The RNA shown here (c-di-AMP riboswitch aptamer (ydaO/yuaA leader)) has 128 nucleotides and comes from a marine sediment metagenome.
[in-house]
RNA sequence: CGCCUAAUCCCCGCCUCUGGCGGGGAGCGGGGGAACCACGGAGGCACUUCCGGGGGUGAAUCUCGCUUGGGGCGAGUAGGCCAACUCCUUCGGCCGAACCCGUCAGCUAACCUCGCAGGCGUAGAAGG
Numbered sequence: 001c002g003c004c005u006a007a008u009c010c011c012c013g014c015c016u017c018u019g020g021c022g023g024g025g026a027g028c029g030g031g032g033g034a035a036c037c038a039c040g041g042a043g044g045c046a047c048u049u050c051c052g053g054g055g056g057u058g059a060a061u062c063u064c065g066c067u068u069g070g071g072g073c074g075a076g077u078a079g080g081c082c083a084a085c086u087c088c089u090u091c092g093g094c095c096g097a098a099c100c101c102g103u104c105a106g107c108u109a110a111c112c113u114c115g116c117a118g119g120c121g122u123a124g125a126a127g128g
Base pairs, nucleotide, nucleotide: 001121002120003119004118008026009025010024011023012022013021014020015019027116028115029114030113031112032111037106040051041050042049053104054101055100056099057098062076063075064074065073066072067071079095080094081093082092087128088127089126090125091124
């Protein structure tokens, strides 16, 4: 100076003061939360019984195969990303993870509440 991402900017105070800690504001992002609407499968058809727990952040879901105790590996795939203001098209390349809540939460105005981390360095090219 740029890339992924919500993860940036500003102000004030204190301290052991080229640094650290605390508080506040703006902005961006997430969760909970009415009315209305919506709300799995099977049996049964009158009321009941049985089965599966469920949910969130994120692009990161699903299918098949190998191996298998767990786990691991491979081929695809929904989807996502690839700087120089932004958008569209074509080709090319890359990702397609991880974590959290704890039996509980659909949507949801008012309202309540939480986060602002982490990882990277030629990060593609052409046309309109």
Its Rfam family is "c-di-AMP riboswitch aptamer (ydaO/yuaA leader)". From the family's description: This family represents a conserved RNA structure found upstream of the ydaO and yuaA genes in Bacillus subtilis and related genes in other bacteria. Rfam links the family to the GO terms regulation of gene expression and cyclic-di-AMP binding. The sequence is in RNAcentral, with records from MGnify.